This is a predicted complex of two RNAs, RNase P RNA and transfer RNA, with 485 nucleotides together. The prediction has a mean pLDDT of 76. It holds a member of the Rfam family "Bacterial RNase P class A". It is annotated as a ribozyme. Its family is annotated with dimeric ribonuclease P complex, ribonuclease P activity and tRNA processing in the Gene Ontology.
[in-house]
RNA sequence: AGUCGGCCGGACGGCCGCUCCUUGCCUUGCGAUUUCGAUCUCAGGAUAGGGAGAGGAAAGUCCGGGCUCCAUGGAAACACGGUGCCGGGCAACGCCCGGCGGGGACAACGGGUCCGCCCGGGGUCCUCAGGGAAAGUGCCACAGAAAGCAGACCGCCUGCGGCUUGCCGCAGGUAAGGAUGAAAGGGUGGGGUAAGAGCCCACCGCGGCCGCAGCAAUGCGGACGGCACGGCAAACCCCACCGGGAGCAAGACCAAGAAGGGGUGGCGCGAAGCUUCGGCUUCAGCCGGUUUCCAGGCCAGCCGCCCGGGUCGGUCGCAUGAGGCGGUCCGCGAGGACCGUUCCAGAUGAAUGGCCGUCACGCCGGGUCUUCGGGCCCGGUGCUACAGAACCCGGCUUACAGGCCGGCU
RNA sequence: GGGCCGUUAGCUCAAUUGGCAGAGCAAGGGACUCUUAAUCCCUAGGUUGGAGGUUCGAUUCCUCCACGGCUCACCA
Numbered sequence: 001a002g003u004c005g006g007c008c009g010g011a012c013g014g015c016c017g018c019u020c021c022u023u024g025c026c027u028u029g030c031g032a033u034u035u036c037g038a039u040c041u042c043a044g045g046a047u048a049g050g051g052a053g054a055g056g057a058a059a060g061u062c063c064g065g066g067c068u069c070c071a072u073g074g075a076a077a078c079a080c081g082g083u084g085c086c087g088g089g090c091a092a093c094g095c096c097c098g099g100c101g102g103g104g105a106c107a108a109c110g111g112g113u114c115c116g117c118c119c120g121g122g123g124u125c126c127u128c129a130g131g132g133a134a135a136g137u138g139c140c141a142c143a144g145a146a147a148g149c150a151g152a153c154c155g156c157c158u159g160c161g162g163c164u165u166g167c168c169g170c171a172g173g174u175a176a177g178g179a180u181g182a183a184a185g186g187g188u189g190g191g192g193u194a195a196g197a198g199c200c201c202a203c204c205g206c207g208g209c210c211g212c213a214g215c216a217a218u219g220c221g222g223a224c225g226g227c228a229c230g231g232c233a234a235a236c237c238c239c240a241c242c243g244g245g246a247g248c249a250a251g252a253c254c255a256a257g258a259a260g261g262g263g264u265g266g267c268g269c270g271a272a273g274c275u276u277c278g279g280c281u282u283c284a285g286c287c288g289g290u291u292u293c294c295a296g297g298c299c300a301g302c303c304g305c306c307c308g309g310g311u312c313g314g315u316c317g318c319a320u321g322a323g324g325c326g327g328u329c330c331g332c333g334a335g336g337a338c339c340g341u342u343c344c345a346g347a348u349g350a351a352u353g354g355c356c357g358u359c360a361c362g363c364c365g366g367g368u369c370u371u372c373g374g375g376c377c378c379g380g381u382g383c384u385a386c387a388g389a390a391c392c393c394g395g396c397u398u399a400c401a402g403g404c405c406g407g408c409u
Numbered sequence: 410g411g412g413c414c415g416u417u418a419g420c421u422c423a424a425u426u427g428g429c430a431g432a433g434c435a436a437g438g439g440a441c442u443c444u445u446a447a448u449c450c451c452u453a454g455g456u457u458g459g460a461g462g463u464u465c466g467a468u469u470c471c472u473c474c475a476c477g478g479c480u481c482a483c484c485a
Stems, first nucleotide, its partner, number of pairs: 001409008010359007018053007026045004031040003055386001059397002062395005067247004080243005085099005100130001101128006109120004131238002136236002138232003153178002155174009186204006205227001206225002209222005251316004261307007270283005288299004323342008361382009410484002412479005419434004428465001436452005458474005
């Protein structure tokens, strides 16, 4: 210096202010009691004292739960969505811990070497959305001769023919070499061959089988197969497991009005004026609508009583919870058990702030000391990052001035 | 507070089993015309909002961010 992980994320004092709780005092309104002095319940207002007051992410709303309502006889299946090595933790999870396997970096070791390097097993650190491609379907553009039960362009080799005698043509063999590509049907070395080729051999890789170890993923060993089986599932799909939906603006309660709905009873010609609110006076005039007319009924109107819904608004939900802190024990660890202690924001046009001083921190300038890494003193300056709870909790992700600790290189 | 959508050229929009990013209008140049408009021809213009991943290959598939919209008729 890089990278990974963990922790903190200004401190103290003074003054002023905001929200909530609590106590006292004063006061307003409704109601109740009353010995008419007052007292009490409930709901507010003002004031004084005391107490408490943002985060590691309160954020994104990406997962998982609690809680509430709706749907649902139980379970299963189909569809749809999600998760995906193994074991464990957890209320649960796509989270966390441990292990396994793959990939990368580093240094050391062993073997080989054409001295360029190659191969091997193990170590440390980092990293991985890491089931199945031997169930099926699909895709692999361009380039290239050939791209999926492969393929002969150049090259190499054989035979035949031709002649200009080292070239051409035809027929065949060949995947070692060149060329294309992300990828060309195991790799390296040797044998072998006309040239080649797992054609044969050694090592490595691969595949299924057997044995051993392990709870398992998987590892080790043996014999066999001679390679048959390319890649992609963050393409469809298959397998295993999980999932009913919506969200505190969920939901419950109280409930204003000359608002509006329903039921029931009463009234019965209208208008104007006066009023001591009991009525009186004046004017017009014969009945609000419907049934030919009357009575009656119904509808409409006015008044009284009762009932339910519900807007504005208010209250609850709403902070004792998988809670915090400390200790002991168990566990490699995530974590668990037990004991003790503690109560710690609750707003709603939305509080948690502002100023000053000192210290700490960063930057700049000067001085001084130095073992040249830096330390100390003085002055000035910045007054600091990301960011503000909104039902609650466990995670993940993202943002973050500066500082501390640890691992690796 | 909760919930749901979108982002491609200057503007409005396309792009399917993942395979060279296009169209219309606008812009620039040319032709026609006395000139302009209209018309015709040609041209340029793209970090497909950003970053990372899967893949040989990403506008497309996956993850995380950023910005914008739905504004009480998305939800009391």